[in-house]
The RNA shown here (transfer RNA) has 76 nucleotides and comes from a Paracoccaceae bacterium.
The source organism's lineage runs through Bacteria, Pseudomonadota, Alphaproteobacteria, Rhodobacterales and Paracoccaceae.
The RNAcentral record of the sequence draws on ENA.
Its Rfam family is "tRNA". Rfam classes the family as a transfer RNA. Gene Ontology term of the family: triplet codon-amino acid adaptor activity.
């Protein structure tokens, strides 16, 4: 150089054909306990890597770009 994947919440992931974003675990508050873990209830918390499109509507499609993992070429 070329193909192919990947990116979504603090951290590991979901999210069939587009129709408005979710789960575990961790975080906070209560209960419960003489206290602590432990368990239960509640509850915060995302520009969906960036930028641009198409559509009434994009986490999706479409271009572009940038990160990270894999194939393969080069390497006088």
């Nucleotide at each position: 150089g070329c193909c192919g994947g990947u990116g979504u919440a603090g951290c590991u992931c979901a999210g069939a054909c587009g129709g408005u974003a979710g789960a575990g675990c961790g975080g906070g508050u209560c209960a419960u306990u003489c206290g602590u873990a432990a368990u239960g209830a509640c509850u915060a918390g995302g520009u969906c890597g960036g930028g641009g499109g198409u559509u009434c509507a994009a986490g999706u499609c479409c271009c572009u770009u940038c990160u990270c993992c894999g194939g393969c070429a080069c390497c006088a």